[in-house]
RNA sequence: AAAGUGGACCGGGUGAUUGCGUGCAGCUUUGGCUGUGCGAGGAAAGUCCGGGCUCCGCAGGGCAGGACGCUGGCUAACGACCAGUGGGGGGAACCCCAGGACAGUGCCACAGAAAAAAACCGCCCUAAACGCAGCCGAUUGUGAGCAAGAUACGCAGCCAAAUCGCAGCACUGAAUACAGCACACACAGACGCAGGGCAAGGGUGCAAAGGUGGUGUAAGAGACCACCGGCAAUUGGGUGACCAAUUGGCCAGGCAAACCCCGUCCGGAGCAAGGCAAACAGAGAUAACGGGCUGCCCGCCCAGGUCUCGGGUAUGCUGCUAGAGGUGGUCGGCAACGGCCAUCCCAGAGGGAUAAUCACCCCCUGCCUUCGGGCAGGGACAGAACCCGGCUUAUAGGUCCACUUUUAUU
Numbered sequence: 001a002a003a004g005u006g007g008a009c010c011g012g013g014u015g016a017u018u019g020c021g022u023g024c025a026g027c028u029u030u031g032g033c034u035g036u037g038c039g040a041g042g043a044a045a046g047u048c049c050g051g052g053c054u055c056c057g058c059a060g061g062g063c064a065g066g067a068c069g070c071u072g073g074c075u076a077a078c079g080a081c082c083a084g085u086g087g088g089g090g091g092a093a094c095c096c097c098a099g100g101a102c103a104g105u106g107c108c109a110c111a112g113a114a115a116a117a118a119a120c121c122g123c124c125c126u127a128a129a130c131g132c133a134g135c136c137g138a139u140u141g142u143g144a145g146c147a148a149g150a151u152a153c154g155c156a157g158c159c160a161a162a163u164c165g166c167a168g169c170a171c172u173g174a175a176u177a178c179a180g181c182a183c184a185c186a187c188a189g190a191c192g193c194a195g196g197g198c199a200a201g202g203g204u205g206c207a208a209a210g211g212u213g214g215u216g217u218a219a220g221a222g223a224c225c226a227c228c229g230g231c232a233a234u235u236g237g238g239u240g241a242c243c244a245a246u247u248g249g250c251c252a253g254g255c256a257a258a259c260c261c262c263g264u265c266c267g268g269a270g271c272a273a274g275g276c277a278a279a280c281a282g283a284g285a286u287a288a289c290g291g292g293c294u295g296c297c298c299g300c301c302c303a304g305g306u307c308u309c310g311g312g313u314a315u316g317c318u319g320c321u322a323g324a325g326g327u328g329g330u331c332g333g334c335a336a337c338g339g340c341c342a343u344c345c346c347a348g349a350g351g352g353a354u355a356a357u358c359a360c361c362c363c364c365u366g367c368c369u370u371c372g373g374g375c376a377g378g379g380a381c382a383g384a385a386c387c388c389g390g391c392u393u394a395u396a397g398g399u400c401c402a403c404u405u406u407u408a409u410u
Stems, first nucleotide, its partner, number of pairs: 001406010012361007020039008041381001045392002048390005053270004065266005070084004085098005099261002104259002106255003120202002122198005130192002132189001134169002136165005171180003210228006229251001231248007274318004282309005290302004325344008362379007
């Protein structure tokens, strides 16, 4: 310098004028006025997760439903965060993923014989029966027409026909060796059919029954052996997830953001919560609760207590902003985080303030230029509403830190 990885931060500045909300002080004719202080964000957003606070409910436990899910920490709590473990991706910095698939059920498109105890092509064996003179390999090859043949698209394998090969099988010559490839009788006979064995190879697929090499076999195969992977046991290390070594038998996929199983957690509703005052105040039910007589029990009384239906309303005050708070330091901890000390007060509207205009400067773009500058346009995403911790999403432009790789110079 270039390319990249991870993280932190800013997100217009100054001044003048006009205006708005609010705390405090003063004045006041109670309507306000004056002075002074403060007055949006990193996301105030989405409302996804967790808590505080409030009201209702609640012995305890369970059903249903929902969320979460490696280990250890941290925390008010969490699905957040920190540190690790295992797996995957990247050349690296670094990033992503995480209970259970021998509890059961289900699914795995297309292709493929088969998507879980598979067999299409292929390889191998077979006493008897059956068919038959051909079969096999290589090359060409749907061929001018028709027919036939091939399950067939022309493909691992496949059809007719032709040529080559007997230094391929079968057959014939008295014949394992030589010769021939003409013939076709059969107790012979390759091949086919049929019966069986195999899962090596081919092909399909995201995925094919542990991988590679050897032994072995009719052909094969964890059938056996070596190494690797996985599983189990033992020993050692670690708080733990897990890691290492040794031994053993020889080991049949994937999906749980499909149902499901296991474990942990969750009572409900939300500031229009809730409280006080004022206003409204119809009908019905109810003596369990509440209030009163009366300190307790019984009993009695009260409907402005509770519930249902119907009607109406969003009035004033409060909750309401000093808090798991900000900043700085120090101590403990790898860290998240925690303890202590000092210091600061930093929006509280409700028909909902937090703004507008001008000047200069800053940044970006375009044009002009006498290279001094001038002119024009633009400066993101978005805006509190009880508060707090996270996550996610949006964001013009800009700054800084750490690290990786490559190149160059010293």
Molecule: Bacterial RNase P class A
Organism: Candidatus Sericytochromatia bacterium